[in-house]
RNA sequence: CUGCUGGUACGGGUGGUCGCUUGGCGAGACGGGUUUCGGCCCGCCAGCCAGGAGGAAAGUCCGGUCUCCACAGGGCAGCAUGCCGGCUAACGGCCGGGGGGGCUCGCUCAAAGCGGGUUUCACGGAAAGUGCCACAGAAAAAAUACCGCCUUGGGUUCAGGCUUUCGCUUGGGCUCAGGGUAAGGGUGAAAAGGUGCGGUAAGAGCGCACCGCGGACGGAGUAAUCCGCGCCGGCAGGGUAAACCCCAUGCGGAGCAAGACCAAAUAGGGGAGGAGGAGCGGCCCGCUCCGUUCGACUUCCGGGUAGGUUGCUUGAGCCGGGCAGAGAUGUCCGGCCCAGAGGAAUGACCGCCGCCCUUCGGGGUACAGAAACCGGCUUACAGUUCCAGCAGGCCU
Numbered sequence: 001c002u003g004c005u006g007g008u009a010c011g012g013g014u015g016g017u018c019g020c021u022u023g024g025c026g027a028g029a030c031g032g033g034u035u036u037c038g039g040c041c042c043g044c045c046a047g048c049c050a051g052g053a054g055g056a057a058a059g060u061c062c063g064g065u066c067u068c069c070a071c072a073g074g075g076c077a078g079c080a081u082g083c084c085g086g087c088u089a090a091c092g093g094c095c096g097g098g099g100g101g102g103c104u105c106g107c108u109c110a111a112a113g114c115g116g117g118u119u120u121c122a123c124g125g126a127a128a129g130u131g132c133c134a135c136a137g138a139a140a141a142a143a144u145a146c147c148g149c150c151u152u153g154g155g156u157u158c159a160g161g162c163u164u165u166c167g168c169u170u171g172g173g174c175u176c177a178g179g180g181u182a183a184g185g186g187u188g189a190a191a192a193g194g195u196g197c198g199g200u201a202a203g204a205g206c207g208c209a210c211c212g213c214g215g216a217c218g219g220a221g222u223a224a225u226c227c228g229c230g231c232c233g234g235c236a237g238g239g240u241a242a243a244c245c246c247c248a249u250g251c252g253g254a255g256c257a258a259g260a261c262c263a264a265a266u267a268g269g270g271g272a273g274g275a276g277g278a279g280c281g282g283c284c285c286g287c288u289c290c291g292u293u294c295g296a297c298u299u300c301c302g303g304g305u306a307g308g309u310u311g312c313u314u315g316a317g318c319c320g321g322g323c324a325g326a327g328a329u330g331u332c333c334g335g336c337c338c339a340g341a342g343g344a345a346u347g348a349c350c351g352c353c354g355c356c357c358u359u360c361g362g363g364g365u366a367c368a369g370a371a372a373c374c375g376g377c378u379u380a381c382a383g384u385u386c387c388a389g390c391a392g393g394c395c396u
Stems, first nucleotide, its partner, number of pairs: 001392007009384002012353007020052006028045001030043005054367001058378002061376005066255004078251005083097005098123001099121009124246002129244002131240003146185002148181015193211006212235001213233003217228004259310004269301005276290005317336008354365004
């Protein structure tokens, strides 16, 4: 210097014209109300000023605030979490520590071992019970015996010995049946603690030594855990709990379309009055319709719909600094106010600059768009800054 990986901070800048939306001012225009005719009040529109998407606004996975409903107390079922300590409003999040695994470095001739760094783990229990474990293999779990090893009996055969012969006997091979064994071989991801010595017919924790394991004891630590120990036990008897299960802890439900307030028209409901009411252009007559048991019509009340208002953005808030702490985090001081819409604004066009590509004409500039709010996790992301680690090249 280049590249890769991980973390960190950012994630275009600056002008012009025209819009959208929220708040404030609004003496001007318009509309309405009121008036003692001077004005005053309300609404709306110009105009002016200020604000207007993110690091993930996303997935809606986890935890909370807030709201309504439910709720004596206890249990069962269900779901979630699961080494220890801390942080936090809370968490399945974060920080620190312990243990296991991977990579790497150092000590070492090397291996083993020990120590350091980094990374990763769904990390309670398989010495409670039940289930499952492909293929291969004898056997996948209170087992079994394929080869092998040892042994008993029978058959057969070879060699030797004894005997005149029949036959007897010793050793070996092959074979059949039975028994012992779990050293060795072989299978497998995994095979019933490991090494050695003794022991035995052959073997075996069968016995012993060392290592490993479990327990007790002692020490360190808040704890997980670690260290020690001729104190005890020959040893619990493979793996799997992201299989059932057991243990411990936690959990009521729905969600801002929550909920609260105001409240038309029409159609229901309730109370009171009620024999009339309505139409035919104004009046009378007349006619028609609806009623007087199922009550027309008038009036009052209540629920609810459309619609409107609110919840609604000052909050576990942001920025800077100090202090406490190893850190997550806490606390103090100073400063700041930074979208609040509601079929849903945050935009469009034209320049200049930055970056990338280019056939030099130009083209492109990531992922992505708030919906009550907050803390996390996860996922997406062009390019840039800084810090580590690794690899390569060049120079000294």
This is a predicted structure of a 396-nucleotide RNA (Bacterial RNase P class A) from a Bryobacteraceae bacterium.
The sequence is in RNAcentral, with records from ENA.
The coordinates come from a structure-prediction model, not an experiment, and the mean pLDDT is 77.
Its Rfam family is "Bacterial RNase P class A". It is annotated as a ribozyme. Rfam describes the family as follows. Ribonuclease P (RNase P) is a ubiquitous endoribonuclease, found in archaea, bacteria and eukarya as well as chloroplasts and mitochondria. Gene Ontology terms of the family: dimeric ribonuclease P complex, tRNA processing and ribonuclease P activity.